RNAcentral holds the sequence, with entries from ENA. The RNA shown here (transfer RNA) has 71 nucleotides and comes from a Candidatus Microgenomatia bacterium. NCBI's taxonomy places the organism under Bacteria, Bacteria candidate phyla, Candidatus Microgenomatota, Candidatus Microgenomatia (nom. nud.).

RNA sequence: AGCGGAAUGGAGAAGUAGUAUCUCGGCAGCCUCAUAAGCUGUAGACUUGGGUGCAAAUCCCAAUUCCGCUA
Numbered sequence: 001a002g003c004g005g006a007a008u009g010g011a012g013a014a015g016u017a018g019u020a021u022c023u024c025g026g027c028a029g030c031c032u033c034a035u036a037a038g039c040u041g042u043a044g045a046c047u048u049g050g051g052u053g054c055a056a057a058u059c060c061c062a063a064u065u066c067c068g069c070u071a
Base pairs, nucleotide, nucleotide: 001070002069003068004067005066006065007064010024011023012022013021018054026042027041028040029039030038047063048062049061050060051059
């Protein structure tokens, strides 16, 4: 320098245009003599800007960061 991939709650992941989901973790409650386990509930996220479209995590463009390949 060129090309490709990734970015989603605190952590790890799913989600091919129509309610953002799962596991672990946090908090509260239930259970227990108590703790753990178990059960229930709850808070918490789409990297940024723009475009298309009735509607965008998803499609398009640009930027940022990270990873890889080539030179």

Description: It matches the Rfam family "tRNA". The family's RNA type in Rfam is transfer RNA.